The RNA shown here (c-di-GMP-I-GGC riboswitch aptamer) has 91 nucleotides and comes from Desulfuromusa sp. It was read from a public genome assembly, where an Rfam model found it.
């Protein structure tokens, strides 16, 4: 060191209910369990997925769908690469 035992102590905490925050994606929280050996930490590449006008905040524009662009967000429990780590049979 590589690797992950129907091994051991312990961790985390899918949906979906309940609170708060956010336009929203979604997040935090409590509950709850599908599942995780990095399901620990950070948007770097790349998939996803949200948002979008103006001002005096009440009005005015504008007001199909789909697709791309861009620009500000989400997701690290979609993938890859980072960086860190507990345990210790086999290999």
């Nucleotide at each position: 060191a590589c690797c992950g035992a129907g091994a051991a102590a312990g961790c985390c905490g899918a949906a979906c209910c309940g609170g708060u925050c956010g336009c929203a994606a979604g997040a935090c929280u409590g509950g709850g369990g599908c599942g995780g050996a990095a399901a620990g930490c950070a948007a770097c590449g790349g998939g996803u997925c949200u948002u979008c006008u103006c001002u005096u905040c009440a009005g005015a524009c504008a007001c199909u769908u789909a697709c791309a662009u861009a620009a500000a967000g989400a997701u690290a429990g979609c993938c890859g690469g980072g960086c860190u780590a507990c345990c210790g049979a086999a290999u």